[in-house]
Context: one part of a larger RNA
Molecule: small-subunit ribosomal RNA, central domain
Organism: uncultured soil bacterium
RNA sequence: UUGGGCGUAAAGAGUCCGUAGGUGGCUCCUCAAGUCUAUUGUCAAAGAGCGAGGCUUAACUUCGUUAAGGCCGUAGAAACUGAGGAGCUAGAGAGCAGUAGGGGCAGAAGGAAUUCCUGGUGUAGCGGUGAAAUGCGUAGAGAUCAGGAAGAACACCGGUGGCGAAAGCGUUCCGCUGGGCUGCAACUGACACUGAGGGACGAAAGCUAGGGGAGCGAAUGGGAUUAGAUACCCCAGUAGUCCUAGCCGUAAACGAUGGAUACUAGGUGUUGUGAGUAUCGACCCUCACAGUGCCGAAGCCAACGCAUUAAGUAUCCCGCCUGGGGAGUACGCACGCAAGUGUGAAACUC
Numbered sequence: 001u002u003g004g005g006c007g008u009a010a011a012g013a014g015u016c017c018g019u020a021g022g023u024g025g026c027u028c029c030u031c032a033a034g035u036c037u038a039u040u041g042u043c044a045a046a047g048a049g050c051g052a053g054g055c056u057u058a059a060c061u062u063c064g065u066u067a068a069g070g071c072c073g074u075a076g077a078a079a080c081u082g083a084g085g086a087g088c089u090a091g092a093g094a095g096c097a098g099u100a101g102g103g104g105c106a107g108a109a110g111g112a113a114u115u116c117c118u119g120g121u122g123u124a125g126c127g128g129u130g131a132a133a134u135g136c137g138u139a140g141a142g143a144u145c146a147g148g149a150a151g152a153a154c155a156c157c158g159g160u161g162g163c164g165a166a167a168g169c170g171u172u173c174c175g176c177u178g179g180g181c182u183g184c185a186a187c188u189g190a191c192a193c194u195g196a197g198g199g200a201c202g203a204a205a206g207c208u209a210g211g212g213g214a215g216c217g218a219a220u221g222g223g224a225u226u227a228g229a230u231a232c233c234c235c236a237g238u239a240g241u242c243c244u245a246g247c248c249g250u251a252a253a254c255g256a257u258g259g260a261u262a263c264u265a266g267g268u269g270u271u272g273u274g275a276g277u278a279u280c281g282a283c284c285c286u287c288a289c290a291g292u293g294c295c296g297a298a299g300c301c302a303a304c305g306c307a308u309u310a311a312g313u314a315u316c317c318c319g320c321c322u323g324g325g326g327a328g329u330a331c332g333c334a335c336g337c338a339a340g341u342g343u344g345a346a347a348c349u350c
Stems, first nucleotide, its partner, number of pairs: 004321003007304002012318001014201004021194003025088007033081002035077005041071003048066007091191001092188002095184005103177003107173003110154001114150008125136002162169002206247006215241002220236004258317006266295011299306002323350003332343004
């Protein structure tokens, strides 16, 4: 250097955008850098291969001869890669006509519930548990009725249903706005794929400042349980949970499965669009494209299982792995207000 891998054994970056780089559709012409063929020179001697000779043989040694390959040239070939030129439309993009959607941001509105406040009725309990107690209540609780206030979340619909790159997104209405899919085929003409560095987004918790604070609730206090109980259960309850502006940058960030393209039996649901058929209203039925589930053939797999949404068959690009512990630690550097995060060893030991 080649050779092996990454669903669960070590191993896919949380996700996307994108620079360099790598890779790249069909046809024709030219060049000849890669490539291929022939050949000059050269790659000292010794050594190696082959054929002879000399020491009795061998080792050893002498002579002759040589391949393959490399490099600098020269001459040629033009299929493939590359370069230049010309063209194409199947990739990609854009156009037109539609279409589904909890995609995003901002604003406004709504009802149920909860808690609290005020008032009415009303009287001795309420609450809670395995059982209790702490707690609340004759200063009138709990229950019930009426009125008011506040904050948070949006029952039913609701669905292996939808949308989004992922994180994630669910009351209603309005404004602004991103993306997808289907059909049409008049446009551009390879504009593509991936992507080291880099950038953006990124649940929850946490941090800074200012608001807000109903319910819940780390910490904390009390009551129980227990041998003890710094817990599980109960009564309270602060940060927080909510909003605005910034920071953090991590998760079992999971499909534990990187992205793109092509190909490879089927069956059955479901979502969107279109076409066909029809008893032409709808449903049903058939087909196509795009998504999303289940079951299964070949194939793959250590097995489990995966199986056109591949973990099958191939190509391209990136990331990552190399025994367990030490250790995601130490040190250094970078980032951060901090918490810490990123990068990331070794000794030693089994």